This is a predicted structure of a 353-nucleotide part of an RNA (large-subunit ribosomal RNA, domain IV) from a Pseudomonadota bacterium. The organism belongs to Pseudomonadota, within Bacteria. The full RNA is in RNAcentral, with records from ENA. Its mean pLDDT, the model's own confidence on a scale to 100, is 89.
[in-house]
Context: one part of a larger RNA
């Protein structure tokens, strides 16, 4: 000096990013519980009392002499129930400790917001979470030898299902809602038209050669090699349609009888120009924004306000009871977390055998 447990005076989170850790509560009964709520819930809300032992007196419940009754009366069955034991309650009186769930097991609470509805599930060995998944909501494929997937294939899941089923994809309870833009990209639809392969077509050239020509050269048939028009799907072009497809939702200038602002107004440009709800937000750069609140002092929170560097509606928006080993602040309780240490007990380390 570590390590593990134990006790502390006075204060009580002054420690620290953070009450991290300790600490306090704690059963059981009995009284009393607030906002909100999806009326189930919140609830063990919160905050209050009592609990051992003798003894009295009353109660239930079990057993059970024995008594009634019934009957297919050797027997079985239903009823009521003495004492005495057993258990299990209420009320009174005493009576001992600092102390009675006398050990030991056995919740600390509250109040704010965020984020996810919830139970669940997760990185096996540094994350349990606001990720995952969830019921529930949409879109969309698929008519059954589905559709889709595994396999080269036969075959097989899909399903011994059949659109209330099945596959994919996006949301994620619930409540209120989910605005505009199809120019782009996909994706669906479209008997024309415009491209267009293979391939079918063969005008036409070429090479070899009979023959022909003194030659130059010409050149039938054949066999080969090219080979133009001209027919040729699908797809693309093009016409439409579709955002809970994939995405997107202005800039600038002027204007009101103080100022400041701008309901109005011009003007450019777009496919449209961000509706409703939200907002310094798990989004805010400037920022510790400003103002109100909670402290004697708040860069955190909490309500506001809009100047939204860069929210916004199923990549969903904004609400929302109850949940949460989730995050944030706060407040009561409690404490060696600190102010500031100290003792004490085991085990180690050290010495020294």
């Nucleotide at each position: 000096c570590c390590c593990u447990g134990g006790u502390c005076a006075a204060g009580g989170a002054a420690c620290u990013c953070g009450g991290c850790c300790a600490a306090c509560u704690g059963a059981c009964c009995c009284c009393g519980u607030a906002a909100c709520u999806u009326c189930g819930g919140g609830a063990g809300a919160a905050g209050g009392g009592g609990u051992g032992c003798c003894u009295g007196c009353u109660g239930g419940c079990g057993u059970g002499a024995g008594g009634a009754g019934g009957u297919u009366u050797u027997c079985c069955c239903u009823c009521c129930g003495a004492a005495g034991c057993g258990u299990u309650g209420g009320c009174g009186g005493g009576u001992c400790g600092c102390a009675g769930u006398g050990a030991a097991a056995u919740g600390g609470g509250g109040g704010u917001u965020g984020c996810g509805a919830c139970u669940g599930u997760u990185u096996a060995c540094c994350a349990a979470a606001a990720a995952c998944a969830c019921a529930g909501g949409a879109c969309u494929c698929u008519g059954c030898g589905a559709a889709c997937u595994c396999g080269u294939a036969a075959g097989a899941g899909g399903a011994c299902g059949u659109a209330u089923a099945g596959g994919g994809u996006c949301u994620g309870a619930c409540g209120c809602c989910u605005g505009c833009c199809c120019g782009g990209u996909g994706c669906c639809g479209g008997a024309a038209g415009g491209u267009u392969a293979a391939g079918g077509g063969g005008a036409g050239a070429u090479g070899u050669c009979a023959g022909c020509g003194c030659a130059a050269g010409u050149g039938a048939a054949g066999c080969a090699u090219c080979g133009a028009a001209c027919c040729g799907a699908a797809g693309c072009c093009c016409c439409g349609g579709u955002a809970a497809a994939c995405g997107g939702c202005g800039g600038c200038c002027g204007u009101a009888a103080c100022u400041a602002u701008a309901a109005c107004g011009g003007u450019c440009c777009u496919a449209a120009g961000g509706u409703a709800g939200c907002g310094a937000a798990a989004u805010u750069c400037c920022u510790u924004g400003u103002c109100g609140g909670g402290u004697a002092a708040g860069u955190u929170c909490c309500g506001a306000c809009c100047u939204g560097c860069a929210c916004g509606a199923a990549u969903g928006g904004c609400g929302u009871a109850a949940c949460g080993a989730c995050a944030u602040c706060c407040c009561c309780g409690c404490u060696g977390u600190c102010u500031c240490g100290a003792c004490c007990a085991g085990g180690g380390a050290c010495u020294c055998a």